[in-house]
RNA sequence: AAUGCAAGCCGUUCUAUCGCUGUUUUGAUUUAUCAGAAGAGAGGAAAGUCCGGGCAACACAGAGCAUCUCGCUUCCUAACGGGAAGAGGUUUGGAAAUGAAUAUUCAAAUUAUGGAAAGUGCCGCAGAAAGUACACCGCCGAUGGCUUAAAUGCACAGGUAAGGUUGAAAACGUGAGGUAAGAGCUCACGAUUUUUCCGGGCGACCGGAAGAUUGGUAAACCCCGGGAGUUGAAAGACCAAAUAGGCUGACGCAUGUAGGGCUGCUCGUCCGAUGUCAGUGGGUAGGUCGUUAGAGAUAAAUGGCGACAUUUAUAGUGGAUUAAUGAUAGAAUCCUGAUUUAUCGGGAACAGAACCCGGCUUACAGGCUUGCAUUUUUU
Repeated sequence: AAUGCAAGCCGUUCUAUCGCUGUUUUGAUUUAUCAGAAGAGAGGAAAGUCCGGGCAACACAGAGCAUCUCGCUUCCUAACGGGAAGAGGUUUGGAAAUGAAUAUUCAAAUUAUGGAAAGUGCCGCAGAAAGUACACCGCCGAUGGCUUAAAUGCACAGGUAAGGUUGAAAACGUGAGGUAAGAGCUCACGAUUUUUCCGGGCGACCGGAAGAUUGGUAAACCCCGGGAGUUGAAAGACCAAAUAGGCUGACGCAUGUAGGGCUGCUCGUCCGAUGUCAGUGGGUAGGUCGUUAGAGAUAAAUGGCGACAUUUAUAGUGGAUUAAUGAUAGAAUCCUGAUUUAUCGGGAACAGAACCCGGCUUACAGGCUUGCAUUUUUU
């Protein structure tokens, strides 16, 4: 310097004229409204509606079942399926090492990471065979059998699962001994699952010693432990208006009944008498609040590996409701094409709040910063 990966930030700027919406203020005006001044006006995702909450109602507020959801440890947070720091597993690359295998060490990526010794189920096709494994090709044939001059031949009885086939997986691996040929049959070194003891760590776990053990699958049902009331701003509250508070049916006129709500069900609880529910018909439907000062933002200091926390200070930054922030002109900035190297063109992304906030996911022209890896060049 280039390439790749990861993380973070910006993502058009200025001037002039006209225009839009709210707020404050001045004047006119009976209100509605009009004119002037000041100042403000859509994001990093406002998107998706996937999670978690605030808030409101049921409601003064629960219990059980069902259903759903989470699942390594510690910490952060209002909370989360979020974030930080770690642990274990798996994969890739390098280093070193062994007779061989495993194990070691560094870096990166990834992780749906409790239980298979509670039970049930599943492992298709292929293959001889898929968990009490019936042996296709093979190996042996010592002992028994047939045969031969013969421990010569055969491979019948029998033995075998080391080698090969198939597969995601073939009953733990490598090596040596042993055997007729073999096999954890025996031994050495290792791996899986797990028990006890010692040491380290807040912990998940790590190291060591001694013993036992040897399919996978719970993103299958299930078991264990934790969590979840429902609805949702078209939630809700208040004021106004309007009429035919009409008609029909059922139940009922009280030991809170009939009926309805909370809630998928049960208990419980709330409403409930000129009552409740269901159906049908007519009228009205305008306004205010909720609605933006917050678990908030910015800066500094202190503490912490970090996510973050505490303290102090500063500023006041949309509130629309058929729904506002735009148009024109010039200059600048960035990217890019052509060419006579100084001119002429083109382009500037994704995209617009509607109760608010914290996350996750998705979209994005271009520019900047930092870290890691590889290659090349120079000193």